A computed fold for a 384-nucleotide RNA from a Myxococcota bacterium, annotated as Bacterial RNase P class A.
Of the family's consensus pairs, 94% are formed in the model.
A source record names the gene rnpB.
The prediction has a mean pLDDT of 78.
NCBI's taxonomy places the organism under Bacteria, Pseudomonadati, Myxococcota.
It matches the Rfam family "Bacterial RNase P class A". Its family is annotated with dimeric ribonuclease P complex, tRNA processing and ribonuclease P activity in the Gene Ontology.
[in-house]
């Protein structure tokens, strides 16, 4: 210096005036039908690592539900850590990368069932297309032994071909030619001993090797799982139209109209009081919670205990912003300037850049977007 890996932090950053925006607390002035309503002020607080996608687990709320089956869904090496999880952490095993490290839908194929297109001769209890052997037959060449074209039968899986795959791979010996046929090494199966909670894994012995793949086919196996979501739910609570009681009333007329009373004139079968249930509108849910920081001690580690501290948006169409001036960050150029034996640095000027995205009951996780800085390691290059 330049790739590269991991896994944490920081993030249109700091200061300054100027205006404005949600919420808390506290005071001021005015109106009021006394329930509020309205104007203005301090003081302090006010978006992220993903608030996002809403894929997973939960908490909480409201509905169901004796108990077990069935039927549907979802995880799948092993131990662990959690409130839990399909996460996280550390192993194991296979597979990448020179490394640092990264990735794995990693239970079962000797229960059954179905699938394996094209090709190919055969794709399951295999299979003779070519090719190599053997033996019969006609036929040609040759003096002869013997050779050769064709056709039949058989042998045989070692070699060509086919195919994503074709009955273990590598050499030897052995054969008419071949073959685990027979041997040694490698891989497996199977057993027995050791380490290791366990996934495995090392070492021995055995067995010539026997059932190809496909369970993001169907099934088996084992755990695990009730729905619905803060528009959950709770609570006060008009109007107007239903329900229910009670009491008045129907020419001995309630009650309403003629601004207010009286008298009157004129409609008239309803009316009032109460209760209860919902909806309009208000308020609880509504942020102190498996919470944060930080120091100590267990454990490789996720975490997990114990001690001081700290409170950090609660709004409902939805606030957290906008200008200006300086500083400060990253890039590019400028054979600037300065330091160094170098490599390379630091500084100046001038141009440009700074991202994705925004709470709406709440955590814990994944995954998805992101311009850039700083630690840590790995590799390569150059300088002394």
């Nucleotide at each position: 210096c330049g790739a590269a890996g991991c896994g944490g932090c920081c993030a249109g950053g700091g200061g300054a005036g100027c205006c404005g925006c949600c919420g808390g607390u506290c005071g001021g002035g005015g109106c009021u039908u006394c329930g509020g309503c309205c104007c203005g002020g301090a003081c302090g607080g006010g978006a992220g690592g993903a608030a996002a996608g809403u894929c997973c687990g939960a908490g909480c709320a409201c509905c169901g539900c004796a108990g077990g089956g069935c039927a549907g869904g979802g995880u799948g090496c092993c131990a662990g850590g959690u409130a839990a999880c399909g996460c996280c952490u550390g192993g194991u095993g296979g597979g990448g990368g020179u490394g640092a490290c990264c990735c794995c839908g990693a239970g079962g194929a000797a229960a059954g069932u179905g699938c394996c297109a094209c090709a190919g001769a055969g794709a399951g209890c295999a299979g003779a297309c070519c090719a190599c052997c053997g033996c019969g037959c006609u036929c040609c060449c040759g003096c002869g032994a013997g050779g050769g074209c064709g056709c039949g039968c058989g042998g045989c899986c070692a070699g060509g071909g086919u195919g994503a795959a074709a009955g273990g791979g590598u050499g030897a010996g052995g054969u008419a030619a071949g073959a685990g046929c027979u041997c040694a090494c490698c891989g497996g199966g199977c057993c027995g001993c050791c380490g290791g909670u366990a996934a495995c894994g090392g070492c021995g012995g055995u067995c010539g090797c026997a059932a190809g793949g496909u369970a993001a086919a169907c099934c088996c196996c084992a755990c695990c799982c009730g729905g619905u979501g803060c528009a959950a739910g709770g609570c006060g609570a008009a109007a107007u139209a239903g329900g229910g009681a009670a009491g008045c009333g129907a020419u001995c007329g309630a009650g309403g109209g003629c601004g207010g009373c009286c008298c009157g004139c004129c409609c008239g079968a309803g009316c009032u009081u109460c209760c209860g249930g919902g909806u309009a509108c208000g308020c609880c849910g509504c942020u102190c919670g498996a919470g944060g920081g930080u120091c100590g001690c267990g454990g490789u580690g996720a975490c997990g205990c114990g001690g001081c501290c700290c409170c950090u948006a609660g709004a409902g169409g939805a606030a957290u912003g906008g200008c200006u001036c300086u500083c400060g960050c990253c890039c590019g150029c400028g054979c600037g300037c300065c330091g160094g034996u170098g490599a390379c640095g630091g500084u100046c000027g001038c141009g440009g850049g700074a991202a994705c995205a925004g709470a709406a009951c709440u955590c814990g996780g994944c995954u998805u977007a992101u311009g850039g800085g700083c630690c840590c390691u790995u590799c390569g290059g150059c300088c002394g």